[in-house]
RNA sequence: GAUUGAUCCGGCGAUGGAAUCCGCCCCAACUGUCCCGAAAACGGGUCUGAUGAUUCCUUCAGGCAG
Numbered sequence: 001g002a003u004u005g006a007u008c009c010g011g012c013g014a015u016g017g018a019a020u021c022c023g024c025c026c027c028a029a030c031u032g033u034c035c036c037g038a039a040a041a042c043g044g045g046u047c048u049g050a051u052g053a054u055u056c057c058u059u060c061a062g063g064c065a066g
Base pairs, nucleotide, nucleotide: 010025011024012023013022016057017056018055019054020053021052032047034045035044036043037042
């Protein structure tokens, strides 16, 4: 110095906050899907979602009723 394992603390899981659970990471985890172009980069088109999952709150959009 590198690699591996364990422990503690912490962090992360495509748009905000909280709780619980799950998974992942140790400077990494993470930075959405699909289609087309010879297509990695790149360019164009399309689709879903404020969750990783559940519940609640908040923001936005649409419909109905008062």

Fluoride riboswitch aptamer (crcB RNA motif) from a Thermoanaerobaculales bacterium, 66 nucleotides, folded computationally. It was read from a public genome assembly, where an Rfam model found it. NCBI's taxonomy places the organism under Bacteria, Pseudomonadati, Acidobacteriota, Thermoanaerobaculia, Thermoanaerobaculales. Its mean pLDDT, the model's own confidence on a scale to 100, is 78.